Small-subunit ribosomal RNA, 3' major domain from an uncultured bacterium, 470 nucleotides, folded computationally. The full RNA is in RNAcentral, with records from ENA, Greengenes and SILVA.
Context: one part of a larger RNA
RNA sequence: UGACGGGGGCCCGCACAAGCAGUGGAGUAUGUGGAUUAAUUCGAAGCAACGUGAAGAACCUUACCAGGUCUUGACAUCGGAUGCAUACUUAAGAGAUUAGGGAAGUCCUUCGGGACAUCCAGACAGGUGGUGCAUGGUUGUCGUCAGCUCGUGUCGUGAGAUGUUGGGUUAAGUCCCGCAACGAGCGCAACCCUUACGGUUAGUUGAUACGCAAGAUCACUUUAGCCGGACUGCCGUUGUCAAAACGGAGGAAGGUGGGGAGGACGUCAAAUCAUCAUGCCCCUUAUGACCUGGGCUACACACGUACUACAAUGGCAGUCAUACAGAGGGAAGCAAAACCGCGAGGUGGAGCAAAUCCCUAAAAGCUGUCCCAUUUCAGAAUACUGGCUGCAACCCGCCUGCAUGAAGUCGGAAUUGCUAGUAAUCGCGGAUCAGCAUGGCGCGGUGAAUAAAAUCCCGGGCCUUGUACU
Numbered sequence: 001u002g003a004c005g006g007g008g009g010c011c012c013g014c015a016c017a018a019g020c021a022g023u024g025g026a027g028u029a030u031g032u033g034g035a036u037u038a039a040u041u042c043g044a045a046g047c048a049a050c051g052u053g054a055a056g057a058a059c060c061u062u063a064c065c066a067g068g069u070c071u072u073g074a075c076a077u078c079g080g081a082u083g084c085a086u087a088c089u090u091a092a093g094a095g096a097u098u099a100g101g102g103a104a105g106u107c108c109u110u111c112g113g114g115a116c117a118u119c120c121a122g123a124c125a126g127g128u129g130g131u132g133c134a135u136g137g138u139u140g141u142c143g144u145c146a147g148c149u150c151g152u153g154u155c156g157u158g159a160g161a162u163g164u165u166g167g168g169u170u171a172a173g174u175c176c177c178g179c180a181a182c183g184a185g186c187g188c189a190a191c192c193c194u195u196a197c198g199g200u201u202a203g204u205u206g207a208u209a210c211g212c213a214a215g216a217u218c219a220c221u222u223u224a225g226c227c228g229g230a231c232u233g234c235c236g237u238u239g240u241c242a243a244a245a246c247g248g249a250g251g252a253a254g255g256u257g258g259g260g261a262g263g264a265c266g267u268c269a270a271a272u273c274a275u276c277a278u279g280c281c282c283c284u285u286a287u288g289a290c291c292u293g294g295g296c297u298a299c300a301c302a303c304g305u306a307c308u309a310c311a312a313u314g315g316c317a318g319u320c321a322u323a324c325a326g327a328g329g330g331a332a333g334c335a336a337a338a339c340c341g342c343g344a345g346g347u348g349g350a351g352c353a354a355a356u357c358c359c360u361a362a363a364a365g366c367u368g369u370c371c372c373a374u375u376u377c378a379g380a381a382u383a384c385u386g387g388c389u390g391c392a393a394c395c396c397g398c399c400u401g402c403a404u405g406a407a408g409u410c411g412g413a414a415u416u417g418c419u420a421g422u423a424a425u426c427g428c429g430g431a432u433c434a435g436c437a438u439g440g441c442g443c444g445g446u447g448a449a450u451a452a453a454a455u456c457c458c459g460g461g462c463c464u465u466g467u468a469c470u
Stems, first nucleotide, its partner, number of pairs: 002469001004466002007464007019418005026308008034299001042053002064294007073124001077123002079120005086104001088101005106115003126283002129281003135277002137272003140268001142266001147186006153162003166177003192260004197228007207217002231254001234248005310411001314370005320365001328359003333352002338347003377408001381404002384401001386399003424446006
């Protein structure tokens, strides 16, 4: 100087408290551990591993296992020789491949050759093999916490100190005042995107005057460019005549308006050699490469994260008035009407490279029923039946119908999230994707309760104190 203290002071944060909804109990989904296995590929491990890499394991993926195969190789460059580029087809085989068959015989050219294929030779290729404690790059975390430093000067023998401490204030090392300091940098804030109000310009595919159509269009809704608007600017009180705080006015919005992007110096030899790159080590007829099948999906069990429930603030029916969104996606695509089917779906193909066409919002509301029961709750699991995708759903996909109808009656100790358009609840869409979503990423609908306090738990910041450690 730091670090630490069940030392002290000050101050923050859904940290506690006040509330709401959960998890922990049940069933299922999913990940992990374990045990199992020929293999159950590998990584991730308190917070900060465990719906994580994986935005999607039937084959492929795939790295694992068994078996069948190859050895200049599946992929790249270089030398030589030959030409049978390539397409079609027969047989064997699980296929990789192996053995043939006939027919055509290419493209560019500076006529040297090149493309492409086969054979030979080696230099080499190849490795998801090891080391993240050799590394780059990237990422998590403390933490969007308010800190971390430098130059010159001054003080100290020196390590160092000062500045950065003190009095106020702030979300903030934010600002003010003071001060042997005076300045500066990285952070904070602002500049950026979005959302909330208005103006203006421009409008078709959008919008509107009873439904539809045509016509029309100043305006409205809306779209998308440019402006304005909020700055403690105004008033009052408090304050050190300061910074600022509190209250108020006006205003669509008020004190960083809401949200995002943005993460200082550093910490954890944190994570990643399996995204990629890369040093060294290792394999080189195998630790490389190809194929078929299996496995990653197994199951006495344990844990994490979710979904669905246990019901009446509900279930079911009428599909009743076809109530009311936003944001996205669409050409090997999205697909309407109509018809068939109880349904998943099928036939069909209008329209749409899209403000034009397609993709039904659901909770909510109204009416009826059930009458508190393991039930008209709940839906696991099972039998049968179909549908879709795809070479192929046995291992191992998703969905439909019918039948059967398990646990579960609100969950011990413990523990999580959340302060407003938030929690809770309700659906909708994209990515990945042939198919497969209770996950993840977005979107809107309905829409609360409680706190504004500092005693304690947890984490953090500043000052100070003690000394076992540095």